[in-house]
This is a predicted structure of a 167-nucleotide RNA (Lysine riboswitch aptamer) from a pig gut metagenome.
RNA sequence: CGAUUGAGGCGCAGUAAAUAUCAGUAUCAUUUUUUAGGCUCACGGUCAGCCGAUGAUAAAAUGUGAAAGGCUUUACUGCCGAAGAAAACGGUUGUCCGUGCGGUCGGUUUCUGGGUGCAUUAUUAACAGUAAUGCAACUGUCAUCAUUUUGAUGGAGUGCUUUCGUA
Numbered sequence: 001c002g003a004u005u006g007a008g009g010c011g012c013a014g015u016a017a018a019u020a021u022c023a024g025u026a027u028c029a030u031u032u033u034u035u036a037g038g039c040u041c042a043c044g045g046u047c048a049g050c051c052g053a054u055g056a057u058a059a060a061a062u063g064u065g066a067a068a069g070g071c072u073u074u075a076c077u078g079c080c081g082a083a084g085a086a087a088a089c090g091g092u093u094g095u096c097c098g099u100g101c102g103g104u105c106g107g108u109u110u111c112u113g114g115g116u117g118c119a120u121u122a123u124u125a126a127c128a129g130u131a132a133u134g135c136a137a138c139u140g141u142c143a144u145c146a147u148u149u150u151g152a153u154g155g156a157g158u159g160c161u162u163u164c165g166u167a
Stems, first nucleotide, its partner, number of pairs: 001165003006160001009080001011079008028063006037051003041100005083112005089106006113139002116136008141155006
């Protein structure tokens, strides 16, 4: 240098099923009132499309009544840059067009060894969860030192360990 091998542990990600939550919410129907506009995440536009005096819209009452995403549990699968985040680019998407802001997929670049707790911010129905930042100890790995079977300090996964080959 190349290939190979495994470890960190409340370890990472994914799939399926089930329960609760979402929520008596959205939607739909009826009645009463309102009376000309309404349909997008926001703004503007165009008559691009659709609906509307056979009542749009808004409010109230009654009835009906979800789902997605996220959590938990169980089983299984792939693994140890597992995976996560950010930026720009490309595809696609949130009724038509434009702008913005989002969702999702793809690889590129940069950063993060890992999980936990607390705080703040963002997201979300949620003080559940997730992500980012900061702090705290814990833990694995290597290096150096020592009062050496343990402790201190420091570094980073393009690391460390196993084995083989080449120089």
The sequence is in RNAcentral, with records from MGnify.